[in-house]
Context: one part of a larger RNA
RNA sequence: CCCGCGGCAGGACGGAAAGACCCCGUGCACCUUUACUACAACUUCGCAGUGAUUAUCGGUUCAGUGCGUGUAGGAUAGCUGGGAGACUUUGAAACCGGGACGCCAGUUUCGGUGGAGUCAACCUUGAAAUACCAGCCUUAUUGUUCUGUUGAUCUAACCCAGGCCCGUUAUCCGGGUCGGGGACAUUGCGUGGUGGGUAGUUUGACUGGGGCGGUCGCCUCCUAAAGCGUAACGGAGGCGCGCGAAGGUUCCCUCACGCUGAUUGGAAACCAGCGGCAGAGUGCAAAGGCAUAAGGGAGCUUGACUGCGAGACCUACAAGUCGAGCAGGUGGGAAACCAGGUCUUAGUGAUCCGGUGGUUCCGCAUGGAAGGGCCAUCGCUAAUCGGAUAAAAGGUACGCCGGGGAUAACAGGCUCAUCUCCCCCAAUAGUUCACAUAGACGGGGAGGUUUGGCACCUCGAUGUCGGCUCGUCACAUCCUGGGGGUGUAGCAGCUCCCAAGGGUUCGGCUGUUCGCCGAUUAAAGUGGCACGCGAGCUGGGUUUAGAACGUCGUGAGACAGUUCGGUCCCUAUCCGCCGUGGG
Numbered sequence: 001c002c003c004g005c006g007g008c009a010g011g012a013c014g015g016a017a018a019g020a021c022c023c024c025g026u027g028c029a030c031c032u033u034u035a036c037u038a039c040a041a042c043u044u045c046g047c048a049g050u051g052a053u054u055a056u057c058g059g060u061u062c063a064g065u066g067c068g069u070g071u072a073g074g075a076u077a078g079c080u081g082g083g084a085g086a087c088u089u090u091g092a093a094a095c096c097g098g099g100a101c102g103c104c105a106g107u108u109u110c111g112g113u114g115g116a117g118u119c120a121a122c123c124u125u126g127a128a129a130u131a132c133c134a135g136c137c138u139u140a141u142u143g144u145u146c147u148g149u150u151g152a153u154c155u156a157a158c159c160c161a162g163g164c165c166c167g168u169u170a171u172c173c174g175g176g177u178c179g180g181g182g183a184c185a186u187u188g189c190g191u192g193g194u195g196g197g198u199a200g201u202u203u204g205a206c207u208g209g210g211g212c213g214g215u216c217g218c219c220u221c222c223u224a225a226a227g228c229g230u231a232a233c234g235g236a237g238g239c240g241c242g243c244g245a246a247g248g249u250u251c252c253c254u255c256a257c258g259c260u261g262a263u264u265g266g267a268a269a270c271c272a273g274c275g276g277c278a279g280a281g282u283g284c285a286a287a288g289g290c291a292u293a294a295g296g297g298a299g300c301u302u303g304a305c306u307g308c309g310a311g312a313c314c315u316a317c318a319a320g321u322c323g324a325g326c327a328g329g330u331g332g333g334a335a336a337c338c339a340g341g342u343c344u345u346a347g348u349g350a351u352c353c354g355g356u357g358g359u360u361c362c363g364c365a366u367g368g369a370a371g372g373g374c375c376a377u378c379g380c381u382a383a384u385c386g387g388a389u390a391a392a393a394g395g396u397a398c399g400c401c402g403g404g405g406a407u408a409a410c411a412g413g414c415u416c417a418u419c420u421c422c423c424c425c426a427a428u429a430g431u432u433c434a435c436a437u438a439g440a441c442g443g444g445g446a447g448g449u450u451u452g453g454c455a456c457c458u459c460g461a462u463g464u465c466g467g468c469u470c471g472u473c474a475c476a477u478c479c480u481g482g483g484g485g486u487g488u489a490g491c492a493g494c495u496c497c498c499a500a501g502g503g504u505u506c507g508g509c510u511g512u513u514c515g516c517c518g519a520u521u522a523a524a525g526u527g528g529c530a531c532g533c534g535a536g537c538u539g540g541g542u543u544u545a546g547a548a549c550g551u552c553g554u555g556a557g558a559c560a561g562u563u564c565g566g567u568c569c570c571u572a573u574c575c576g577c578c579g580u581g582g583g
Stems, first nucleotide, its partner, number of pairs: 001583008010575003014570002022404004027400002029396004035201005041194003045190004051154005057148003062143005068137001078136005085119003094113008158181003162178006204216003213233001217239006240385001241283001242342002247301007255279001257275005281290002284347001286345003305328004311322003317386001330339003353379007361372002411458001412456001413454003417451001419447006428438002465540001466538003470532001471529005478503003481498006505519005546564004550559003
């Protein structure tokens, strides 16, 4: 060096299983509920199946009989028309008794006595007689037609999971009969309600993983790199309107502030003079503007017009923005002219659907109508603001599928704020003296053991804490060794330099690493090795399914809260290592 054999498991990000954790999908399933919408079921009422008699209380038709008081006025005048007479021995006035109404003045009716009169146009009044006739209003009452409420009774619909008989040797079913109930119940159709009992679904996105928080449209400034434009969960602020004058036009005016002066007047009230490019003001944020004013007044007014619009800006689209000029009619101005809102840039919402007004449009044979079109206008915190529906919340550790290292948890990588260690400066402490020792305020580094940041390999899988076993390396050295300094007398220390050869304990508690405690020791070092080591072991912890407590939640359920329980697979091909044989 080549080839074996027996072994061990450090590596082949070993094998197995298209990761169960995490995120994503306008994926799925099941569960919950005061999510949404349905449905079953329960319930309300109406009609039908569904009939008879009667009472009662309503409505209604017709007929009869009544009722009717503002004031003035004989006095309790309903309205209108006709009207000069009407009623009366078929019994008037008056009187007696009873009833009804009542505004307490009377009105009206019935019975008896009675025996021939009573009332009307007159005077008041808007209106003239219940003298008489007709129609009508209000309201009361009686009868009647139709209909309803409530109650009672009935029997013939309907019901009986009551008895008996029969089919029939039959606890079903059917028929018969007796009995009980009874127009109820039950059923159908329509209708209001209740309705996780059941079903179908919804439950946004951005995001230095996701959740929690925040945000989502529009305006202004910076970032923005001197055209425009330009991102971030970058830095600052505003808007979701206001105004019939705060619009138009004509004419006029000039601010803030300071100084000086002047009764009450003071640092500021109002007045005068001088200075005063703007520091004032502008309805509201900011920026850009503005004194020839866009700022401040006054007069007259409605252009805060109708029909258009050459041409541009902006721009994926849809939108958005500016606009001379033409026609009509209008306001201000002597006129030239100016005026299609506001110093400008925010003050907002497509389409569908529906409402309202107008209209010379269409309108199912024709004329209309219904309905529609067109013009104008109204209804969205549709704010997730280019707006999925008219209409929507949650749980899953019982979970499932498709994907992702596009994205988290372990480990690695990069970084090193944090961490550990070192150094510079040297105030101060050290009786004196910065530097024996300690070292503030600050500054510079190293390391890559902490907590993080980033999200770069790995989600068609890189098994995760601690223990056991087995180690190996670094040195910023715990012991042992050699030295310097000392605020080293000695002993014992403190501090620094060199040094990694060897060594670095046994127990109690806890799953613990750590830590505390006990007893020793020369010492009981600090770290790296996928927080070394699960194809070496364990499985106490964490981190499935069961169960319970506390807490939270209406609930399903949830909790770096607790508690009891809970399957750890692999026969070694290659590299590596140990032992051994042959050539």

A computed fold for a 583-nucleotide part of an RNA from a Myxococcota bacterium, annotated as large-subunit ribosomal RNA, domain V.
The coordinates come from a structure-prediction model, not an experiment, and the mean pLDDT is 84.
It was read from a public genome assembly.
Rfam family: Bacterial large subunit ribosomal RNA.
NCBI's taxonomy places the organism under Bacteria, Pseudomonadati, Myxococcota.